Overview:
A computed fold for a 1505-nucleotide RNA from an uncultured bacterium, annotated as small-subunit ribosomal RNA.

């Protein structure tokens, strides 16, 4: 970059599928380290335990706890006295109060829990992205300015003490304190409101100076800290606004706070944010409103881009935080780890009440293909407090788990050929695996032990000195020393696509990502064996991009492949003539902000590389401000006439409407003629007519259509218009250039018009005719034919709205060679005219150049070249179906899918093959004769049936008197039954033997074959043995067992029919054309002749062989005319080759002469001559191929079977069976004949285990018999119809001969089953043959008889030979078959093709369905928590005021009403899910049914509506 897949093949549409990359993955199979990342995409499911937010004692007050001081009490150790009863001393120790220090933390208080950290439910939105306003705003901690920090006061938690309660907590009564809370005072200043007054701006408004009234501060600690006004930074955030942000139009109308407006309230702040009034607007095809699906974005993936895909980790923003509502505190929240309520779960409970909210880090259950440890540290980085030390910090920094993803290393190197074992192939020689392996050297990366051993540490205490701080980690790195030791899977191997073999299955088992393997030789399934790819991984799924120009902006189409709207008029929008002027919206260039970091891309640089990380650069293709430029586009003025319209002056027409008018026809009615059929078809038949049809003629009705003209003639937007005349009317055209001055194109919507059919109301109704009826045809015939007939066709009014509505070509407008009819005009030359010429516009055919197209085909009436505008396409089927939704009386129409399923459908062209297409032309093909076959008996072959077996093969034409040129045994392959096991046959080794074998003769047996006796018996030799036979074992033989569909070779057909081809050129993108086709002709692609062809080849003819006449050679076994002999008779004998004849060799016909046709050629026709004449007659000869045609049983072969048998030997038996069909034949039904007597002529052949004379015998078959003869010699071998004579007289016969009987003959070991043959005797069918069908055109048909081969015997068969002989052929219509050229085509295993529908059966999605279960959103009513706000005020209240004893007042608080208000509830519709008896139709599905619709003219052209 492209590749496979449609066809016989070939170009094109065009869909499918493949190679690439990429993953937060999963799975399978395998698995040495390490580095850096990365890890619940499913249940925004429910959590067990821990821990994730505190902190401040230097705000307070109080507890505590230790030390200390002081003191009480308690103690009682020691020690002293003792009268032993006691006295006294008092020390630790406890307890209370106390001072002091140190630390500690429940509550008050202050800051912080608004950040950090999760999740991605919901959100289509100013969420977000990006740029902007903010004269509409806030802002704790920090920074910087000014100023200030005065006086009071009066409660309350803690705690005490009662008292409730399981608990949780809670309730009353006492006391207290602050950097908690309240009142004053001051006000630099700030806020409001009014007044002078000055600037600025962008409408509101902003800013300054003055003044003047109201309001507004403060906390205190103390050691370095706060606090309070105010301006101002810095930081953060509100809220606004331009563009940008998915899918559905089967979702088009939405909207009441809804849009504005004045005024209030609310907020930090604008603002319908709320709320009165008040006005009726707002949004929308430039997609509003609904529905669905979603968190964005920075980036990731892909990709040459442009684009498609996606948002995981990181990093910006939002949004949530058990679901749902509310607000309180606060600079900051309607707050993940806060508070109420409401719900639903979950847990405690003493049943009264209570508590919880991992989408913090761990971790559990569940769910899932599937996603981690309940670790370690605060040491570093950052956060909250705090004055600091410090504490807290599942943020973080580390470790663990997982090849989950990048990225580095290793699993060893070098040498080593007997090419080792061994595997596997195999042509048995080898060949591979392979320098692999062993083996010998050698290295240490990882590993293992051992030593060392980090940076990462800044800080922090202290006055200094100095002391200290590291989880990771004894890690990362270094040193030493051990040891090839502990490390290789994986998927593949038919083609795409890189790598073939074997064996194993046998359409099976299986494989597959398309095509497609697999049915017995499978490189496609399984195994090995090799081999080829990647490699601590590989494969497979399952996403997404990409190939895919397959949605085409880069970049696609629409005559025929998918696809131009049935037409036109016009809305909006797109898009627009020629000249100026202006602006600067679009466009273009400068210059400015922004485009966060990360990432990507370069460039350096740190980790030994690498990945990974750290600096700088570029990129960020946007966006926004500015300034500028003015071609071109826009907008705005000004002109112009060529685009567009007018106007005047001719002109053509089946353009439309309405009215009238006409003749010809059908048809009916009246009426005459007239007499028997008419009509209708392929034939009939129904029908019609003696009740007078048809037919004619005459009158009349009535309704339709308008012959001839008439013409790829005219008119019309289309559909469509056809007699004639008249009324109204659209358009075009052509001249003239007088007038407008761009007014123009297309046209989504939207509105007309629309054949025919249909439908409604009303009339018409002659022919015609769906439906319907009956004849027919037919296996059926609900058709095609016919005979009749109703709607309808006709008018009028109304729908309907679709057609193969086609030029299968949308409308405009410009350009681009001609030729040539043909309609309508204008000009001009010419002409007395008619005319004919030449031009010109406009219409409507052909034909063609360039070009274009896949090809066909279009070509100024483009399908060319271009531009503008509208429709429509995106595989095939489902399906123009369903659902919805709109039209519509209905019939329907119009919009218009999905689920599944297929690898394809598809277009033009090729070549062939076919057609109940068409031209030409051949053939005993039909015709026109001859003689058969089919009917009979017999043979013979087959099928079918028997059978132990009837071995097997051949089976349409081309199996069937075939293989079989010869089945009693043998043959024989088939059955029985008996034997044999290295075999009946070959080879070779070993090793034993010396014989094998003939003679004779027992036993058992059918017989093989066992088993026995007797007689006879090798060679060579160096004495080792070798040749030979036997005989044992082993290799092996052996097989007529499959497989003819694994083949060789051999054969049949088609077809002896004339054709099948190729090299070079040409012509087509290509298959393929051309040559071969055309005009002649031929038996023939034989020849001429034209020709983009020219030659050649294989085939056709010749050439070969018989055979028809001559010569020439040459005569023996042939021949005998002459001469001689000689016989009853004879080429018998001399003798001779003349003839005849033999066999070898040559002439010899060539369309060679004449004539005549015809292109003057090929050729043909007649002729002549000549034995023969137009390839003389015969034969062998079979072109490319076709039929998987036919042989594995002629032979040969590959695989696969068998191997004491599927192999051999034997005996019998079958192949010879027989109720039947069926082919070939033969004999014959008879007088062209049978039979008898009797006579004449023949060619091919054969022949020594042969042919056999003469001569006898025998009625014959035969027998004896042996002469000649290896053969022109002899022998078979008499040819036979014929010919001549007699007899037979039409009869089942003196025809026919079949069947059977007897006795014979011969061949043979043997004729029983099962031979031929003869004599007698027997005398069947059959009296010329249905429907059908064969063969034969001349020495042929018919008919006669000889021969051979096969073979012992066997012949009606086969191959051959020869006598004796016809009839006909006008013809090519028709039937079989073939050639050629042509058309069609949906066929290509090719018409024995190909297909279509319905029924049956299996499965599989969907639609409708009484309904019947959810679920969303929304509405209207009812109920109303919590709380904000309003309201009330009787109950309550510490500051402030008055009064001070009550008490009152300000002001609040609870309660209470009210407005708002979640969740409930109730209702009626909306949308959408699943579900459903039934039911509809559609897909698929090796062999079911009927039946042919369709493709050839498909047997009725076929198709739209």
């Nucleotide at each position: 970059a492209g590749a496979g897949u449609u066809u016989g093949a070939u170009c094109c549409u065009g869909g499918c599928u493949c190679a690439g990359g990429a993953c937060g993955a999963a799975c399978g199979c395998u698995g040495g380290c390490g580095g850096c990342g990365u890890g619940c995409u499913u249940a925004a499911u429910a959590c067990a335990u821990g821990c994730a937010a505190g902190u401040c004692g230097a705000g307070c007050g109080a507890g505590g706890u230790u030390a200390c001081u002081g003191u009480u009490u308690u103690g009682g150790a020691u020690c002293c006295c003792u009268u032993c009863g006691g006295g006294g001393u008092g020390a630790a120790g406890a307890a209370g109060c106390u001072u002091u220090a140190a630390c500690c933390u429940a509550g008050c208080g202050g800051c912080g829990g608004a950040c950090g950290g999760g999740u991605g439910a919901g959100u289509a939105a100013c969420g977000c992205g990006u740029g902007g306003g903010u004269a509409a705003c806030c802002u704790a901690c920090c920074c910087c300015a000014a100023a200030g920090u005065c006086c009071g006061g009066g409660g309350u938690a803690a705690c005490a003490g009662c008292g409730g309660g399981a608990a949780a907590c809670c309730g009353c009564u006492g006391c207290u304190a602050a950097u908690a809370c309240c009142g004053g005072a001051u006000g630099c200043c700030u806020u409001u409101a009014c007044c002078u007054u000055g600037g600025g701006g962008c409408a509101u408004c902003u800013u300054g100076a003055g003044g003047u009234a109201a309001a507004g501060a403060a906390a205190g600690g103390u050691a370095a800290c706060g606090c309070u006004u105010u301006g101002g930074g810095a930081u953060g955030g509100g809220c606004c606004c331009g563009c940008g942000u998915c899918c559905c139009a089967u979702u088009a109308g939405c909207u009441a706070g809804u849009u504005g407006g004045u005024g209030a309230g609310g907020u930090a702040a604008c603002g319908g944010c709320u709320c009165a009034c008040c006005a009726a607007g707002g949004c929308g095809a430039c997609g509003a409103u609904g529905g669905g699906u979603a968190g964005c974005c920075g980036g990731c993936c892909u990709g040459a881009g442009a684009g498609g895909g996606u948002g995981g980790a990181c990093g910006g923003c939002c949004a949530c935080a058990c679901u749902g509502g509310g607000a309180c505190u606060g600079a900051g929240a309607c707050a993940c780890g806060g508070c109420c309520c409401a719900g639903a779960c979950u847990c405690c409970u003493a049943c009264g009440g209570g508590a919880g909210g991992c989408a913090g880090c761990a971790g559990u259950a569940g769910g899932g293909a599937a996603u981690a440890u309940u670790g370690c540290g605060c040491a570093a980085u950052g956060g909250a407090c705090g004055g600091a030390a410090g504490u807290c910090u599942g943020a973080c920094g580390c470790a663990g788990c997982g090849a989950c993803g990048c990225c580095g290393c290793g699993u060893g190197a070098g040498c080593g050929a007997u090419g080792a074992a061994g595997g596997u192939c195999u042509u048995c020689g080898g060949a591979u695996c392979g320098u692999a392996a062993a083996g010998c050297u050698c290295u240490g990366u990882c590993c293992u032990u051992g030593g060392g051993g980090a940076a990462g540490a800044a800080g922090g205490c202290g006055a200094a000195a100095g002391c200290u701080u590291g989880a990771c980690g004894g890690u990362a790195c270094c040193c030493a020393a051990g040891a090839a030791g502990a490390a290789a899977g994986c998927c593949c191997c038919g083609g795409c696509u890189a790598a073939c073999u074997a064996c194993g299955u046998g359409c099976c088992a299986g494989c597959a990502g398309c095509c497609g393997c697999g049915g017995u030789a499978a490189u496609a399934c399984g195994u090995a064996g090799g081999g080829g790819g990647c490699g601590a991984g590989c494969g497979u799924u399952g996403u997404c991009c990409g190939g895919a120009a397959u949605u085409a902006c880069u970049g696609g189409g629409c005559g025929u492949a998918a696809a131009g709207g049935g037409u036109g008029c016009g809305u909006a929008g797109g898009c627009g003539g020629c000249c100026u002027u202006u602006c600067a919206a679009g466009u273009c260039g400068g210059c400015u902000g922004u485009g966060a970091a990360a990432g990507u891309c370069c460039c350096c640089g740190g980790c030994u590389c690498a990945a990974c990380c750290g600096g700088g650069g570029g990129a960020u293709u946007g966006c926004a401000g500015u300034c500028g430029a003015a071609a071109c586009u826009g907008a705005g003025g000004g002109g112009c006439u060529u685009g567009a319209g007018u106007g005047c002056a001719g002109g053509a027409g089946a353009g439309g409407a309405g009215g009238g008018u006409g003749g010809a026809a059908u048809u009916c009615c009246c009426g005459g003629u007239g007499g028997a059929g008419c009509g209708g078809u392929g034939a009939a038949a129904u029908g019609c007519g003696u009740a007078g049809a048809u037919a004619u003629c005459g009158g009349g009705a009535g309704g339709a259509a308008c012959a001839c003209c008439g013409g790829u003639g005219g008119c019309g937007a289309a559909g469509g218009c056809g007699a004639c005349c008249u009324u109204c009317u659209g358009g075009c055209c052509u001249g003239u250039u007088a007038c407008u001055g761009a007014c123009g194109c297309u046209g989504a919507g939207g509105c007309g018009c629309g054949a025919a059919a249909g439908c409604c109301g009303g009339g018409g109704g002659a022919g015609c005719a769906a439906a319907c009826a009956g004849g027919a045809u037919u296996a059926g015939a609900u058709a095609c034919c016919c005979u009749g007939g109703u709607a309808g066709u006709c008018c009028c009014g109304g729908c309907c709205g679709u057609a193969a509505a086609c030029g299968c070509u949308g409308g405009g407008u410009a350009c681009u060679a001609g030729g040539u009819g043909u309609a309508g005009g204008g000009g001009g030359c010419u002409u007395u005219g008619a005319u004919g010429c030449c031009u010109u516009c406009u219409g409507u055919g052909c034909c063609g150049u360039a070009g274009u197209u896949a090809a066909c085909g279009c070509a100024u009436u483009a399908a060319g070249u271009a531009c503008c505008c509208c429709g429509c396409c995106u595989g095939g089927g489902g399906a123009g179906u369903a659902c919805g939704g709109u039209c519509g009386c209905a019939a329907g129409g119009c919009u218009g899918a999905a689920a599944c399923u297929c690898a394809a459908a598809g277009g033009a062209a090729u070549u062939g093959a076919c057609g109940g297409g068409g031209g030409c032309c051949c053939g005993c093909a039909c015709a026109a004769g001859c003689g058969g076959u089919g009917g009979a008996g017999c043979a013979u072959g087959u099928g079918g049936u028997u059978u132990a077996a009837u071995u097997c093969g051949a089976u349409g034409c081309a199996a069937c008197g075939c293989g079989a040129a010869g089945a009693a045994c043998c043959u024989u392959a088939c059955c029985a039954g008996g034997g044999c096991u290295u075999g009946a046959c070959a080879u070779c080794u070993a090793c034993c033997u010396g014989a094998c074998g003939g003679c004779c003769u027992g036993u058992g047996g059918a017989a093989a074959c066992a088993u026995g006796g007797g007689c006879u018996u090798u060679c060579c030799u160096u004495c080792g043995g070798g040749a030979c036979g036997g005989g044992u074992a082993g290799a092996c033989a052996g097989g007529u067992g499959g497989u003819g569909c694994a083949u060789g070779g051999c054969u049949g057909u088609c077809g002896u029919c004339a054709g099948c081809u190729c090299g070079u050129g040409u012509c087509g993108u290509g298959a393929g054309a051309u040559g071969u086709u055309g005009g002649g002709u031929u038996a023939a692609g034989u020849c001429c002749c034209g020709c983009a062809a020219c030659g050649a080849g294989c085939g056709c003819a010749a050439c070969c062989c018989c055979u028809a006449u001559c010569c020439u050679u040459a005569g023996u076994u042939g021949c005998c005319a002459g001469c001689g002999g000689g016989u009853c008779a004879a080429g018998c004998c001399g003798g001779g080759c003349a003839c005849u004849c033999u066999a070898a060799g040559g002439a010899g016909a060539c369309u060679g002469c004449c004539g005549g046709u015809g292109a003057c050629a090929a050729a043909c026709c007649g002729g002549a001559g000549g034995a023969a004449g137009g390839u003389g007659g015969g034969g062998a000869c079979g072109a490319c191929g076709u039929c998987a045609a036919g042989u594995c049983c002629u032979c040969a072969u590959g695989c696969c079977c068998u191997u004491u048998a599927u192999g051999u030997c034997c005996u019998g038996g079958g192949c010879u069976a027989c109720a039947c069909a069926c082919g070939u034949g033969c004999u014959a039904c008879a007088a062209u004949g049978g039979c008898c007597u009797g006579u004449a002529c023949a060619g091919c052949g054969g022949g020594u285990u042969g042919c056999g004379a003469a001569g006898c015998c025998g009625u014959g078959a035969g027998g004896c018999g042996g002469a000649g003869c290896c053969a022109a010699u002899c022998c078979c071998u008499u040819a036979a119809a014929g010919c001549a004579g007699g007899u037979c007289u039409c009869a089942g016969u003196u025809c026919g001969g079949a069947u059977u009987g007897u006795a014979g003959g011969c061949u043979g070991c043997a004729a029983c089953u099962c031979g031929c043959c003869u004599a007698c005797a027997u005398g069947a069918a059959g009296c010329c043959g249905g429907a059908a069908u064969c063969g034969c055109u001349a020495g042929u048909a018919a008919u006669c008889g000889c021969g051979a081969a096969u073979c012992a015997g066997c012949a009606c068969g086969u191959c051959g030979c020869g006598g004796u002989g016809a009839a006909u052929a006008c013809g090519u219509u028709c039937c079989c078959g073939g050639g050629c050229c042509u058309u069609g085509u949906a066929c290509a295993c090719a018409c024995c093709g190909c297909c279509c529908g319905u029924c049956a059966c299996a499965c599989c999605a969907c639609g409708a369905g009484a309904g019947c279960c959810g679920g969303c959103a929304a509405c209207a009513c009812c109920c109303g928590a919590a709380g904000c706000c309003g309201g009330u005020g009787g109950g309550c209240c510490a500051a402030c005021c008055c009064a001070u004893u009550a008490g009152g007042g300000a002001g609040g608080c609870a309660g209470c009403c009210g407005u708002c208000g979640a969740a409930g509830g109730u209702g009626g519709g909306g949308c959408u899910g699943g579900u459903g008896a039934u039911u509809g139709g559609g897909g698929u599905g090796a062999a079911g049914u009927c039946g042919u619709a369709a493709c050839a003219a498909g047997g009725u052209a076929a198709c739209c509506g």
Its Rfam family is "Bacterial small subunit ribosomal RNA". Its mean pLDDT, the model's own confidence on a scale to 100, is 83.